The RNA shown here (FMN riboswitch aptamer (RFN element)) has 130 nucleotides.
The sequence was found by an Rfam model in a public genome assembly.
[in-house]
RNA sequence: GUUCUGUUUCAGGGCGGAGUGAAAGUCUCCACCGGCAGUAUACGGGCGCGUCCCGAUAGUCUGCGAGCCGCAAGGCAUGAUGGGUGUGAAUCCCAACCGACGGUCAUAGUCCGGAUGGAAGAAACAGGUG
Numbered sequence: 001g002u003u004c005u006g007u008u009u010c011a012g013g014g015c016g017g018a019g020u021g022a023a024a025g026u027c028u029c030c031a032c033c034g035g036c037a038g039u040a041u042a043c044g045g046g047c048g049c050g051u052c053c054c055g056a057u058a059g060u061c062u063g064c065g066a067g068c069c070g071c072a073a074g075g076c077a078u079g080a081u082g083g084g085u086g087u088g089a090a091u092c093c094c095a096a097c098c099g100a101c102g103g104u105c106a107u108a109g110u111c112c113g114g115a116u117g118g119a120a121g122a123a124a125c126a127g128g129u130g
Base pairs, nucleotide, nucleotide: 003128004127005126006125007124008123009122010121016030017029018028019027031110032109033099034098035064036063037062038061043055044054045053046052047050059097060096067076068075069074081095082094083093084092101113102112103111
């Protein structure tokens, strides 16, 4: 270093301002937030200078988890469309768009609750393995 097993720890963010109203963190306008893994000739680094190696970058791509419905298969929520730069981008820039269930003086991605839960997975340690 590879792989297997075990243990432990960790593993989700966000309503601030204005308006209407009897009442809104739920409506309207502005604001704010984005789980895990993969993926880049564009960003950074390396020396062996190669179409080489290492590292970083996606809410909307690929796969997964969480939530809801279902006996199950499966389904729902749930969304990338236009423009720009460039040889090259669904990952950069500008705009656009999306966000479970139950509750609530009033309709919730942001409040309360299931949840001191579960979990994709990450790290450390221990043991085994060729």

Model confidence (mean pLDDT): 79 of 100.
Of the family's consensus pairs, 100% are formed in the model.